[in-house]
Molecule: Bacterial RNase P class A
Organism: Chloroflexota bacterium
């Protein structure tokens, strides 16, 4: 310098004006006069995210249920650790991929059942082609046909065919036997908390799927802030008093209506609809430092900070400036690359004397990029709704760092 891999961070900035939300203070208005309400005005500080998203996991919180145990159902799944908990994270193990940094995967297939398309004889103990041999027949013969027996080396099918290589052995063969390798098993030895690794021994029987049932270990009650709590018009209900009550703008008369067994009107009671208040944001909180730990993370450690809480749902718009980024035009003071200059020159080496090989420096010119000037475009994905920890998905552009590989220079 180029290519790659892993991780962290930002994700628009500044200013002016107009506007929105809840809060605090002040003013104004209203009433049932209160720590009240307001569709009202002013001032002040504050006001979305790394994913606020999907709602896929795990918790807090709230209500309901619940003696204990079991069954059913669901989930997790190498081992150890972290955590409030997890399907998350960290460290380790094994297997696979890669040249490497690094990436991907993970209980059990000798407890049992089931399934394995197409092809193939056979998909778990099979024999299609084939190999060997015996008998009979045919043929001069090599051999061929039929029938029986043995075999699984070779061929063929398939995603997958019953260990691999070499030898012994045999009629032909075969873990039938032997050595090494691979796999499997062990109640043995060593290391490790463990997964596991190393050794020793054993005999070769052991295909795949558990996101099919299943087995083993561990975990799991249900519903969700429209949870839940408080206040409470109207209508209906219950109880008490009860003969009057209401309207015609203030009073009298009068009139009208509703009532006096079916009870007007007033008072009280419980539940509770509309509606209102609350839950509501100070919390497994955020930042810096110290200590412990390989790390995730932890700490009765030190200092600092307060950071949206709406309820049909606020955080937006316009303008200006500068910086990223993209694009077009122009410029040549400096730099890189490419082409011309450049006759593969001069020169050097070899030679069979025909030739062959090595090897280019600069000025200068042109193109392009960096650079400079001007113009234009111009911020991605996306919007909290009780809160928190994760995972996954979306994302224009930019910044920083660790590591790996290739090439060149010193």
């Nucleotide at each position: 310098u180029g290519g790659g891999u892993c991780g962290g961070c930002c994700g628009g900035g500044c200013g002016a004006c107009c506007g929105c939300g809840g809060c605090g203070c002040c003013g104004c208005g209203c009433c049932c006069c209160g720590u009240g309400c307001g569709u009202c005005g002013g001032c002040g500080a504050c006001g979305a995210g790394g994913a606020a998203a999907g709602u896929c996991c795990g918790c807090g919180c709230u209500c309901c249920a619940c003696a204990g145990g079991g069954c059913a159902g669901g989930g997790u799944g190498c081992c150890g650790g972290g955590u409030a908990a997890c399907a998350c994270c960290c460290g380790g193990g094994c297997g696979g991929g890669g040249a490497g940094a690094c990436c991907c995967g993970c209980g059990g297939a000798c407890a049992g059942g089931g399934c394995c398309a197409c092809a193939g004889a056979a998909a778990c103990a099979c024999a299609c082609c084939g190999c060997u041999u015996c008998g009979c027949g045919c043929g001069c013969g090599a051999g061929c046909g039929c029938g029986g027996a043995g075999c699984a080396a070779g061929g063929g099918u398939g995603a997958a065919a019953c260990g691999g290589u070499g030898g012994u052995g045999u009629a032909a063969g075969a873990g039938a036997c032997c050595a090494c390798c691979g796999g499997c098993g062990g109640a043995c030895c060593c290391a490790g908390c463990a997964a596991u690794g190393g050794g020793c021994c054993g005999g070769c029987c052991a295909g795949g799927c558990a996101a099919c049932c299943c087995c083993c270990a561990c975990c799991c009650g249900g519903a969700g802030c429209a949870a839940g709590g408080c206040c409470a018009a109207g209508c209906a209900g219950g109880g008490g008093c009860g003969a009057g009550g209401a309207g015609c703008g203030g009073c009298c008369c009068g009139c009208u209506c509703c009532g006096u067994u079916c009870g007007a009107g007033c008072c009280c009671c419980g539940g509770g609809u509309a509606g209102g208040c609350u839950g509501c944001u100070c919390g497994a909180g955020c930042c810096c430092g110290g200590c412990g730990g390989u790390g995730a993370c932890g700490c009765u450690c030190g200092g600092g900070c307060c950071u949206a809480g709406a309820g049909a749902g606020a955080u937006g718009g316009u303008c200006g400036c500068a910086c990223a980024g993209g694009u077009g035009c122009g410029g040549g003071a400096u730099g890189g690359u490419c082409g011309g200059g450049a006759a593969g020159a001069a020169g050097g080496c070899c030679u069979g004397c025909g030739g062959g090989c090595c090897g280019u420096a600069a000025a200068c010119c042109g193109a392009u990029c960096g650079c400079c000037g001007c113009g234009c475009c111009g911020g991605a994905c996306a919007g909290a709704a009780c809160g928190c920890g994760g995972c996954u998905u979306a994302c224009a552009g930019g910044c920083c760092g660790g590591c790996c590989c290739c090439c060149g220079g010193u």